[in-house]
Context: one part of a larger RNA
RNA sequence: UCCGGCGAGUUGCGGGUGGUGGCGAGGUUAAGUGCUUCAGGCACGGAGCCGGAGGGAAACCAAGUCUUAAGAGGGCGUGAAGUCAUCAUCUGCAGACCCGAAACCGGGUGACCUACCCAUGUCCAGGAUGAAGCUGCCGUAAGAGGCAGUGGAGGUCCGGACCCACAUCCGUUGAAAAGGGUGGGGAUGAGGUGUGGGUAGGGGAGAAAUUCCAAUCGAACCCGGAGAUAGCUGGUUCUCCUCGAAAUAGCUUUAGGGCUAGCCUCAUAGUGAGCCAGAUGGAGGUAGAGCACUGAAUACCCUAGGGGGCGUCAAAGCCUACCGAAGGUUAUCAAACUCCGAAUGCCAUGCUGGUAUAUAUGGGAGUCAGACUGCACGAGAUAAGUUGGGCAGUCAAAAGGGAAAGAGCCCGGACCCGCGGCUAAGGUCCCAGAGUGCGUGUUAAGUGGAAAAGGAUGUGGGAUUUCGAAGACAGCUAGGAUGUUGGCUCAGAAGCAGCCACACAUUCAAAGAGUGCGUAAUAGCUCACUAGUCGAGAGGUCCUGCGCCGAAAAUGUCCGGGGCUGAAACACGACACCGAAGCCCGGGGAUGUAUGUAAAUACAUCGGUAGAGGAGCAUUGCUGACACGGAGAAGCCGUACCGUAAGGGGCGGUGGAGAGUCAGGAAGAGAGAAUGCCGGA
Numbered sequence: 001u002c003c004g005g006c007g008a009g010u011u012g013c014g015g016g017u018g019g020u021g022g023c024g025a026g027g028u029u030a031a032g033u034g035c036u037u038c039a040g041g042c043a044c045g046g047a048g049c050c051g052g053a054g055g056g057a058a059a060c061c062a063a064g065u066c067u068u069a070a071g072a073g074g075g076c077g078u079g080a081a082g083u084c085a086u087c088a089u090c091u092g093c094a095g096a097c098c099c100g101a102a103a104c105c106g107g108g109u110g111a112c113c114u115a116c117c118c119a120u121g122u123c124c125a126g127g128a129u130g131a132a133g134c135u136g137c138c139g140u141a142a143g144a145g146g147c148a149g150u151g152g153a154g155g156u157c158c159g160g161a162c163c164c165a166c167a168u169c170c171g172u173u174g175a176a177a178a179g180g181g182u183g184g185g186g187a188u189g190a191g192g193u194g195u196g197g198g199u200a201g202g203g204g205a206g207a208a209a210u211u212c213c214a215a216u217c218g219a220a221c222c223c224g225g226a227g228a229u230a231g232c233u234g235g236u237u238c239u240c241c242u243c244g245a246a247a248u249a250g251c252u253u254u255a256g257g258g259c260u261a262g263c264c265u266c267a268u269a270g271u272g273a274g275c276c277a278g279a280u281g282g283a284g285g286u287a288g289a290g291c292a293c294u295g296a297a298u299a300c301c302c303u304a305g306g307g308g309g310c311g312u313c314a315a316a317g318c319c320u321a322c323c324g325a326a327g328g329u330u331a332u333c334a335a336a337c338u339c340c341g342a343a344u345g346c347c348a349u350g351c352u353g354g355u356a357u358a359u360a361u362g363g364g365a366g367u368c369a370g371a372c373u374g375c376a377c378g379a380g381a382u383a384a385g386u387u388g389g390g391c392a393g394u395c396a397a398a399a400g401g402g403a404a405a406g407a408g409c410c411c412g413g414a415c416c417c418g419c420g421g422c423u424a425a426g427g428u429c430c431c432a433g434a435g436u437g438c439g440u441g442u443u444a445a446g447u448g449g450a451a452a453a454g455g456a457u458g459u460g461g462g463a464u465u466u467c468g469a470a471g472a473c474a475g476c477u478a479g480g481a482u483g484u485u486g487g488c489u490c491a492g493a494a495g496c497a498g499c500c501a502c503a504c505a506u507u508c509a510a511a512g513a514g515u516g517c518g519u520a521a522u523a524g525c526u527c528a529c530u531a532g533u534c535g536a537g538a539g540g541u542c543c544u545g546c547g548c549c550g551a552a553a554a555u556g557u558c559c560g561g562g563g564c565u566g567a568a569a570c571a572c573g574a575c576a577c578c579g580a581a582g583c584c585c586g587g588g589g590a591u592g593u594a595u596g597u598a599a600a601u602a603c604a605u606c607g608g609u610a611g612a613g614g615a616g617c618a619u620u621g622c623u624g625a626c627a628c629g630g631a632g633a634a635g636c637c638g639u640a641c642c643g644u645a646a647g648g649g650g651c652g653g654u655g656g657a658g659a660g661u662c663a664g665g666a667a668g669a670g671a672g673a674a675u676g677c678c679g680g681a
Stems, first nucleotide, its partner, number of pairs: 001681006011094013026050003032044004036039001054061002064076004097235002100232001104225006115199009124189001126158003129154001133150006162186003166183005201217001203213003210219001238616006248261005262367002264364006274355005279349004288340001289338002294334003299329003305323002307320004370395006377388003400411003415588004420584003426578003429562003435575001438573004442568001448564001454549002458546010475533005481506003486500003512527001516525002589606007617670001619667002622664005628658001635654005641648002
């Protein structure tokens, strides 16, 4: 990993509701007893229970009663049949669908591991160092002291056995659930070790680490309470038919749980209450707009006031290129501004049209994590596949076609069958179904097939303006002068460092007190301007279509690809075709409603998770009836048959003794998942 078997809503006692049945103002027995054909049996048993009357705390009264002073008012009643059995479903108490804790408690078992302690034994090669003491000599008044020898002390030294475990390598499904190699530390001591004994879990022991107490230790192990509890995770087994959600509100030591409501389903009642559109009538302060209020805010005018100046002994007064409330004019801004003010939406309707529900009561639920997209908003950074609510859609619970691929986008809602037709979105060169389709322009960038500020004689269209046969624009030829080197400044300043100036004047076809280059300053080149040559358009500004640059990223050129100059984009116009589970056509099935005794007919419907309701298939016992088996039962293998499905049947083989059909009734009643359990490969 696979295969086989096993594996999860059960049972008891209460309660609610529905179906069926019995009896009915009544219904019914329980324990127990008896009988028999021995099972859902029959009979007895009326104790008890429910109902038939309520009200009051009660006494008590009673179709009433309580409150009260009350004949008042008010509250609860009277005006609807129950009860027993059985089936279904839900529910309460129980382990209560199954498996799963970590833990808690009780009683025991452990110190053969290990910690510490007690008792009694045992072990420590060899070498080194050389304390005290003692002896001798020296020394002293006597000492002290010195020297030599002797001696053999020490948690002394070196180093084996032995003990330890500091470094590193190997080992890491190991040779080993802690080891091996090479080194290392202690090695007469707080040393190592044998045997026997002691301390026990709310505890012991601890040179102390939450360390050890049998490979287990922040509280050992075994059995029991025990099926602890688990608002948590996982799993929960056959089929078909009808309907079909929610991810919200309120409350919650509540937030991944619940309860009630909302939304779903089933039953009953329900003739019109519901829904949609139109019409009519309403309420309102959003979008927009506006500045009349509240605030914000631009420029100017005007003015009280302030500052400054003049003036004066002090003033008055005068001036002011300063500031400037209020006021005026102008241009604006606002979710918490409004003189105004929509569209939608909302409310209503003895109106019109369409449609078929609305609602009530009762049984059963599930849901309380929602997601994205569009629109108008809040939060955020007018960030997020972000977050919050509102309106709508889709997904969730929706398959099909399109978007290369794709929950949430676009089209569109799949009962089944068809090698029939038409369309939607989207497409029609090839991959690949359908136009290498038609008309007029656009783009040259592979733009198309990513992007901004900004930049540019790209190119198409439009508007406007200036110059031009009295010759423009561009090119070429020639001129471009004089007072003068203007004045000032300066070493110099001569058109051309800088400053000054209405920047002059002369000669001219024209020529600036000079456009740029240049020189130390001159010089030189050039421009403006003019003439000639040439011979028809030329220059500027604005608006606009499509393009260009700006443009750097990590697997791989990347439009889905090939490839395309249309097979690109835009606009307008007239056509064709493809394309879905949409629509239509043909055939078939089911459900609901109506009519109908029925058969049937008509109409409508038939995607679906949680979930509600309905109808069935199969398995194993039991009861009854019927049918079968050595002329071959069950089981197993094969198979082209039948049924809408679960499933059923025939035949052949195998097998070798039981077993089928129908009806009823009862369940240890259906396996693919639970890191399921057991077995096998």
The part of an RNA shown here (large-subunit ribosomal RNA, domain II) has 681 nucleotides and comes from a mouse gut metagenome. Model confidence (mean pLDDT): 85 of 100.